[in-house]
RNA sequence: AUCCGAUCAGGGCAAACCCGUCGCGAGGCGGGGACGCAAAAUCACCGAUCUCGGCGCGUGUCCAAGCCGAGACAGCGGGAUCGCCGGA
Numbered sequence: 001a002u003c004c005g006a007u008c009a010g011g012g013c014a015a016a017c018c019c020g021u022c023g024c025g026a027g028g029c030g031g032g033g034a035c036g037c038a039a040a041a042u043c044a045c046c047g048a049u050c051u052c053g054g055c056g057c058g059u060g061u062c063c064a065a066g067c068c069g070a071g072a073c074a075g076c077g078g079g080a081u082c083g084c085c086g087g088a
Base pairs, nucleotide, nucleotide: 002088003087004086005085012037013036017032018031019030020029021028022027035075041081042080043079045078046077047076049072050071051070052069053068054067055066
């Protein structure tokens, strides 16, 4: 430096759900809580998914595929960066 995670040490993170709070929303943050995780650490670059707005949409009302814009998601996959222990 690369690969691997059966085993060891210190440990770390925290799904659903509940409470508070922020947001139109997807969701974020804090507390409780543990389903899981060796990158469940960081980054929206690519794809997926989700939300909101516009176009579609006319003639009172409603509406699909699709397109455009703004967002969310790193615990969906890929990619990038950094990293603990042990082993080869």
Molecule: c-di-GMP-I riboswitch aptamer
Organism: Pseudomonadota bacterium